[in-house]
Molecule: small-subunit ribosomal RNA
Organism: metagenome
RNA sequence: AAAGUGCCGCUAAUACCGCAUGAAGAUACGUGAGCGCCACCUUACUCGUAAGCGUGGCAGCAUGCGUGUUGAAAUGGUACGUGAGGCUUGCCUCAUGAUUCCGCCGGGAGAGGGGCCCAUGUCCUAUUAGCUGGUUGGUGGGGUAACGGCCCACCAAGGCGACGAUGGGUAGCCGGCGUGUGAGCGUGGCCGGCCACACUGGGACUGAGACACUGCCCAGAGCCCCACGGGGCGCAGCAGUAGGGGAUAUUCCGCAAUGGGCGCAAGCCUGACGGAGCGACGCUGCGUGGAGGAAGAAGGCCUUCGGGUUGUAAACUCCUGUCAGGGGCUAUGAAACCUGCAGGUGAGAGCCUGCAGCUGACAAAGACCCCGAAGGAAGCCAUGGCUAACUCCGUGCCAGCAGCCGCGGUAAUACGGAGAUGGCAAGCGUUGUUCGGAAUUACUGGGCGUAAAGCGCGCGUAGGCGGCCGGGCAAGUUGGAGGUGAAAUCCUGCGGCUCAACCGCAGGACUGCCCCCAAUACUGUUCGGCUAGAGGGCUGCAGAGGAGAGUGGAACUCCUGGUGGAGCGGUGAAAUGCGUAGAUAUCAGGAGGAACGCCGGCGGCGAAAGCGACUCUCUGGGCGGUUCCUGACGCUGAGUGUGCGAAAGCCAGGGUAGCGAACGGGAUUAGAUACCCCGGUAGUCCUGGCCGUAAACGAUGGGCACUUGGCAGUAGGGGUUUCCUUUACUGCCGUAGCUAACGCGUUAAGUGCCCCGCCUGGGUAGUACGGCCGCAAGGCUAAAACUCAACGUAAUUGACGGGGGCUCGCACAAGCGGUGGAGCAUGUGCCUCAAUUCGACCUACGCGAGGAACCUUACCAGGGUUUGACAUGCUAGUGGUACAAACCUGAAAGGGGGAGGACCCUGGCUUUGCCAGGGAGCUAGCACAGGUGUUGCAUGGCUGUCGCCCGUUCGUAUCGUGAGAUGUUGGGUUAAUUCCCGCAACGAGCGAAACCCCUGUCCCUAGUUGCUAACGGGUAAUGCCGAGGACUCUAUGGAGACUGCCGGUGUCAAACCGGAGGAAGGUGGGGAUGACGUCAAGUCAUCAUGGCCCUUAAGCCCUGGGCUGGACACAUGCUACAAUGGUCGGUACAACGGGAUGCCAAGCCGCAAGGCGGAGCGAAACCCUUAAAGCCGGCCCCAGUUCGGAUCGGGGGCCGCAACCCGCCCCCGUGAAGUCGGAAUCGCUAGUAAUCGCGGAUCAGCCACGCCGCGGUGAAUAUGUCCCCGAGCCUUGUACACACCGCCCGUCAAGCCAUGGGAGCUGGGAGCACGUGAAGUCGUGGGUCUAACCUCGCUUCGGCGGGGAGGACCGCGCCCACCGUGAGCCCGGUAACUGGGACUAAGUCGUAACAAGGU
Repeated sequence: AAAGUGCCGCUAAUACCGCAUGAAGAUACGUGAGCGCCACCUUACUCGUAAGCGUGGCAGCAUGCGUGUUGAAAUGGUACGUGAGGCUUGCCUCAUGAUUCCGCCGGGAGAGGGGCCCAUGUCCUAUUAGCUGGUUGGUGGGGUAACGGCCCACCAAGGCGACGAUGGGUAGCCGGCGUGUGAGCGUGGCCGGCCACACUGGGACUGAGACACUGCCCAGAGCCCCACGGGGCGCAGCAGUAGGGGAUAUUCCGCAAUGGGCGCAAGCCUGACGGAGCGACGCUGCGUGGAGGAAGAAGGCCUUCGGGUUGUAAACUCCUGUCAGGGGCUAUGAAACCUGCAGGUGAGAGCCUGCAGCUGACAAAGACCCCGAAGGAAGCCAUGGCUAACUCCGUGCCAGCAGCCGCGGUAAUACGGAGAUGGCAAGCGUUGUUCGGAAUUACUGGGCGUAAAGCGCGCGUAGGCGGCCGGGCAAGUUGGAGGUGAAAUCCUGCGGCUCAACCGCAGGACUGCCCCCAAUACUGUUCGGCUAGAGGGCUGCAGAGGAGAGUGGAACUCCUGGUGGAGCGGUGAAAUGCGUAGAUAUCAGGAGGAACGCCGGCGGCGAAAGCGACUCUCUGGGCGGUUCCUGACGCUGAGUGUGCGAAAGCCAGGGUAGCGAACGGGAUUAGAUACCCCGGUAGUCCUGGCCGUAAACGAUGGGCACUUGGCAGUAGGGGUUUCCUUUACUGCCGUAGCUAACGCGUUAAGUGCCCCGCCUGGGUAGUACGGCCGCAAGGCUAAAACUCAACGUAAUUGACGGGGGCUCGCACAAGCGGUGGAGCAUGUGCCUCAAUUCGACCUACGCGAGGAACCUUACCAGGGUUUGACAUGCUAGUGGUACAAACCUGAAAGGGGGAGGACCCUGGCUUUGCCAGGGAGCUAGCACAGGUGUUGCAUGGCUGUCGCCCGUUCGUAUCGUGAGAUGUUGGGUUAAUUCCCGCAACGAGCGAAACCCCUGUCCCUAGUUGCUAACGGGUAAUGCCGAGGACUCUAUGGAGACUGCCGGUGUCAAACCGGAGGAAGGUGGGGAUGACGUCAAGUCAUCAUGGCCCUUAAGCCCUGGGCUGGACACAUGCUACAAUGGUCGGUACAACGGGAUGCCAAGCCGCAAGGCGGAGCGAAACCCUUAAAGCCGGCCCCAGUUCGGAUCGGGGGCCGCAACCCGCCCCCGUGAAGUCGGAAUCGCUAGUAAUCGCGGAUCAGCCACGCCGCGGUGAAUAUGUCCCCGAGCCUUGUACACACCGCCCGUCAAGCCAUGGGAGCUGGGAGCACGUGAAGUCGUGGGUCUAACCUCGCUUCGGCGGGGAGGACCGCGCCCACCGUGAGCCCGGUAACUGGGACUAAGUCGUAACAAGGU
């Protein structure tokens, strides 16, 4: 200060209190005439099946009436009239009125609004199953407007719940809205209806109405003021602020309209409302221009460089004018109230009508007119598939994208940019959410043999479902009629804003609910009946059905005794073990426990688990026959109840022969906590009690009915009895049908009905937590977080298998010779280096190399060069130009230098030549060249390998939903998918074979350089010569061999075996020839080539070096180790080839390499060119040698510009290792291996012992396919398909994520018990105060005093909010530590699974 309070002053009552009368009304009971009306009831008529509607009539009830009870209040204001007074002459004051209006009191009615009650409907959770004490009901009270356990006392012991009570979680409900064909699903913002709430909790007051958003009291939390005494506040009203958040507007204008409150009215109030503002938040309309315009401009992008595209797009020409801009003009929303006038009505007031006047927040808007001008107005997303739209560049598993699949590791339509294109458009895209697609919770409308899914199996409760005939009812059901289903929304039509959005009107719809009537087939219900379902009786049958008691033989082990004497046992092989203390073996006797051979059978029985020697006792079920009895008594079966339930396991007590977890030992092995072996305890067995699981499987719930057949079996019955038929059961094959397929198929997985159980992506996980059960082990029930883009099923084609069958190959075996050891050569790895260029690795390694001293050459160092060593084009210049000798420098290349000095074409001329122009050339410059730089994983071509293996495909047809299959499989046969036969296949292609070449025999033709039989000539001799074509040979053509012939075998085949003939016989031998494909095999360094990269360098040139380096290792060879040899001498016989800057003869020189020499030959002619092994003879005598030749020294020769690094050869000397080669490994099947030499390419020479060819000599062995390797066909399994070098499991280690347990700590929720007890209602009290009123007394009549009634305060009591205490319950958070789980390019250990996955 405010509030409160006291006192004083003013002032009034329609406030407030009491009493009387007692109207209407209310209420209880009684009575009940008439009128009117209406539901039940009844009747007539029209329509109708009927209800019903209409009209008329009758009766009855209520109202009414009577009695009793109860039972009101007020009389003021104003206008007007009249009268009086006053004065500033139109006002004020007073009085008055059967007057008006507005009030006030009482009553009635309607409209509207509300309280209460009932039925029905209304989310998730059973890991919430039992809940309940005012609880359920009654009696009597209290309380309320009113019923009621709403509240109280007493009495009874009820009430709710599996049709889900109670508890927990979540949520306002609805009309509607979104979606969807629908059924549904989701949702409840705006608008409308209802409810609830108003800081939190409690409470009442007032009132018609509240337990009251902007009222009151109390408590609590919070905020504010204060003079510290006390007070105040509640935007979930409109704006606005802060905070939180992913996110949501102006502290606007106006009451002009609509509506509301108050008022007689004027009017006041109204953040309701009407408007405006902000926001592309949504819906809607419009614009950003229209027409013409090809040199298809420029620019951009791409390009195969031609061009294409942007694109009529632009420019340009003509035109239009919306919106925005400027100017002007002008409506609707306004008509009332009110004032004035007039009219109607009325006694008047009033009311009604007409005219005039007044009223606009929006509004600087809108419409319209004028001006002006294409002028100011386009973005966003996408372009790998889904899905409409493609190129370039950049990037290089980076950066990034991503809805799913998936893109990105050097050519990315997928990332980023650009161009182009597609889509939508003042929007576009993203995110979130819902429905749809999803028949992916399946009511409409799904499934459960193997994909997820049948309870292990019975009995049975509730429930669901239920045979034949008839009657009643009418709940379900169907038809009709009525009521209701608010408005808005929705749909249709029409209308209003220029259209639309939006709005209005009308109709429809609102699928629903209720009432009534009718129908009665079906369901239901009830009554009666029936026998076909079901059950029973009687009579037979089979059986490892169950329980108990007893009995038996074989085997085994142990014990005793006999015989016997060294082993036994065990394994892939062994060892541990047993045995001279006598085992094993064998004989006799005894003991014990367990299991029951043969019969025995996809045979039998049982619900399943399961049941197997024999006998007895008790006992369950099934089947056949009979058709005697009952009369639907049936089927299924939740939760649950209950029982049974293999093996293992548990408890107690027995028992224990064999077997045998654990355990011990022996082996195996890298290890071996296994597989194998020797032992062996629990256990296995019995009794009693638990456990309750299993691939408890037919991976197939039970019941009933229906739907082609065949074959076989078990137990019965009937008959005409080698057979037919019927019932039940057990199997196989199969029709239709079903199934994704496989398959099922009267024993359904077919067709239907009834009931139950179960499933809803994989992992987490049958786990955690909770609950129930259990002695325990554990069982039943049963999630989530998180994580993945799958997990699966069946079938197909391949590939693979320590699967199977058949069959091949020098694959093995048989045999011969080698390699691996030595020395050397060559290649490779590794190392080294300035460089040791590069490639190649089963299929590289004497390979690219068929010729690295320089060159080659790609590498390294150094020196140089820049339009280049090479190509093409363009521009400019150039006759003393091109070219270029000396000379200088240098290692060269190169640089400098410049005597000299041209060529071609055309034209002209004073033509030995000169001039002009052009070309070539050169110089300068520009385009470009060049690159053995990169990518063989961008490519072409070529090549290797499987593999000289016999395969691989196609057309048509058929089968299969399909992948695909058949053909191509099968039976024979072959070198062969070679051929034959068969066959849903019939044909065909590429491969095989054949055709081609060489070789082997013969013939024709042709005879020089080849040949020489005959004739002739000649020589010392020789085809030397004439001559010849016969022979050899040469080289062209041809013949020949085809299983053609014979015999046998074989399917009357193909073919095979044997034989004849033949030079050759079954492909005669050899070569060329290499299917579809595989290995991202090899090669960018042969060549070609896309992309990328270098451009005074990564191009080019030069000198020198390197590719030849050397601790080692490997590969391929050569030469050897010797006597089948070495060496010396003599002597014989080839073929293929090569030769002109070549091969090179004779002759001469040199020991030789070689030199000199030069005849011949472009070669059937000449040369290389003596072939060697062989043969003859001599020596060597087993020795590191007369083997072997490395290494080193010396001296020579040759090629070459040049032999230092770094060539070959010769001679002399030197004389190493090596005495036949470990593990291992290679080649070869006949003119082969082995062995011997010869030639050629490349090449100046040669590191060549290599390679490619040629001929000489010339074997052995295999008549087998078990094994190693490889291959082919068929089949089988598969979790493999970058395909077994596959896939894949678990522990451990690391990182990260979520989660369970957890000593505890902490938060929240609901209740219970006790304590406390504000405000307040109610109750109560003997306290305090108290005017009117009543009463008594007194009175000076003013009043005073006492009492009463009533009231207030205060006290007490019940109830009770906050608060406190206690014990528990429920849900979270967090936690040392701990458990498992998920995930994570290249971690560790093993190898469990998939092929018989190696047990």